Predicted 3D model of a 366-nucleotide RNA (Bacterial RNase P class A) from a Sedimenticolaceae bacterium. The RNAcentral record of the sequence draws on ENA. Rfam family: Bacterial RNase P class A. Rfam's curators write: Ribonuclease P (RNase P) is a ubiquitous endoribonuclease, found in archaea, bacteria and eukarya as well as chloroplasts and mitochondria. By type it is a ribozyme. Model confidence (mean pLDDT): 76 of 100. A source record names the gene rnpB.
C1' cells in the first nucleotide's frame, strides 16, 4: 500500500416564521401571554425473561410445552460472561440444539451381494469331476462343494485404522501404536485435560423421528385493575295513598263515581295512570393506574469478564381521534429503515451513507 477479521458511534447542520401537545407560572376557570420539554437505534416482530395488575393459593397425578457440556453474573431468561469439547479457517477470528443409539419404535432414497438377527457380485484359496498340454506333472480352462473378507467395485455411510507377523488364502488370530470400553493417578470447583494400567473390542448412522432421562413452567394481561358518576328503564325500602258500595276479624283485592295525563278547537267517548322521598348496582362520561426509573451521566473501588459496590450530579414525551409538523433562507457528501401507547431485560428482523478503534496476513521501504 492490498485484503481480512472484531468492537464501538452517528443517522443532515444552523437561523427564522407560522402551527400542535404536556408541566408549571400570571389567574378562581377559559381563552391569552411567558418560560421548560416533546420519538428510535432499532419506538419494529411480539420470540423469550421480569416487573406489576387481576383471578386466585398453584399440594399430587396425567396431559402439554420449554430447557439440556461446565462454572459464574442477573430481578429473570431459551439472555450475558468466562472456560471445557467438537469443526472451519495460514491467521486474527468465526461456528456450535453439545444428555441417552447397550430400553423400544419407526426411517436411511440411487447405487450396491448386503443399509444391520449382516451378507458375498468379482475376486483369492482348498478338495472333487472333467476337458486341454502333457504323461506320477500343470501359474490352463470349465463345473461343483467349501473357506476367506485382505484386494477390487456399490454408497454420504458397510462389523475399527496402519505396520509386522502368521496362514491354504485369509482374519485382532497374534505383536506394536493410534482409536474405544473399564479401572486407577495427577491437576481443575467443574467441564474435561494428561498419564498408567487393563479388555481384543463393545459393534452403521439418524433423538430440532417418536421416545427414555434431568430440570423448569398456574392462568390473563394496562381493553389489566381501582374510583368518581348524568339522564332513561327496572330492583329495593319508608311515608302518604279522595268518596261510596261488597269481600275480610283486618289488611289486600274488586266495582263504581271523582281526579291526572294524552287524543281533540270544545263536549261526550276512548285509551293510560298511585304520588313524594331515600337506598344500592350499573352505563355514558370523567379521574387514576401513567412514567423517578432492576433511571442517565461522571469519578473511586472489586472481578479475566459479563457484573456488583460507593460517591456525586441530572430529570430526560405521557397523548386518548391520540401531539412531535409545515414553509422560507443558507450550506454539505443531498440525507436510509422507520412512529412511543403500562415499563424495563434481552433475542431477532429492516438499515441511504459515513466516523473511529484493536488485532491478523501477504508485498514494499528503511
Nucleotide at each position: 500500500g492490498g485484503a481480512g477479521u472484531c468492537g464501538g458511534c452517528c443517522g443532515g447542520a444552523c437561523a427564522g416564521u407560522c402551527g400542535c401537545u404536556g408541566c408549571c407560572g400570571c389567574c378562581a376557570a377559559u381563552c391569552g401571554c411567558g418560560g421548560c420539554g416533546g420519538a428510535g437505534g432499532a419506538a419494529a416482530g411480539u420470540c423469550c425473561g421480569g416487573g406489576c395488575u387481576c383471578c386466585g393459593c398453584a399440594g399430587g397425578a396425567c396431559a402439554g410445552g420449554g430447557u439440556g457440556c461446565c462454572a459464574g453474573g442477573u430481578a429473570a431468561u431459551u439472555c450475558c460472561u468466562g472456560g471445557g469439547g467438537g469443526g472451519c479457517g495460514c491467521g486474527a477470528g468465526c461456528c456450535u440444539a453439545c444428555g441417552g443409539a447397550a430400553a423400544g419404535u419407526g426411517c436411511c432414497a440411487c447405487a450396491g451381494a448386503a443399509a444391520a438377527u449382516a451378507u458375498a457380485c468379482c475376486g483369492c484359496c482348498g478338495c472333487g469331476c472333467c476337458g486341454c498340454c502333457a504323461u506320477g506333472g500343470g501359474c490352463c480352462g470349465g463345473c461343483g462343494c467349501g473357506g476367506u473378507a485382505a484386494g477390487g467395485g456399490u454408497g454420504a455411510a458397510a462389523a475399527g485404522g496402519u505396520g509386522c507377523g502368521g496362514u491354504a488364502a485369509g482374519a485382532g488370530c497374534g505383536c506394536a501404536c493410534c482409536g474405544c470400553g473399564c479401572c486407577g493417578a495427577u491437576g481443575g470447583c467443574a467441564a474435561c485435560a494428561u498419564c498408567g494400567g487393563u479388555g481384543g473390542c463393545a459393534g452403521g448412522g439418524u433423538a430440532a423421528a417418536c421416545c427414555c432421562c434431568a430440570c423448569c413452567c398456574g392462568g390473563a394481561g394496562c381493553a389489566a385493575g381501582a374510583c368518581c358518576a348524568a339522564a332513561u328503564u327496572g330492583g329495593g325500602g319508608a311515608a302518604c295513598c279522595g268518596g261510596c258500595g261488597g269481600u275480610u276479624c283486618g289488611a289486600u283485592c274488586c266495582g263504581c263515581c271523582a281526579u291526572g295525563u294524552g287524543u281533540g278547537g270544545u263536549c261526550c267517548g276512548c285509551a293510560c295512570a298511585g304520588u313524594u322521598c331515600c337506598c344500592g348496582g350499573g352505563u355514558a362520561g370523567g379521574u387514576c393506574g401513567c412514567u423517578a426509573g432492576a433511571g442517565g451521566u461522571g469519578c473511586g473501588c472489586g472481578g479475566u469478564g459479563a457484573c456488583g459496590c460507593g460517591c456525586a450530579u441530572c430529570c430526560c414525551a405521557g397523548a386518548u381521534g391520540a401531539a412531535u409538523g409545515a414553509c422560507u433562507g443558507u450550506c454539505c457528501c443531498c440525507g436510509a429503515c422507520a412512529g412511543a401507547a403500562c415499563c424495563c431485560g434481552g433475542c431477532u428482523u429492516a438499515c441511504a451513507g459515513g466516523c473511529c478503534g484493536g488485532c491478523u496476513c501477504c508485498u514494499c521501504c528503511u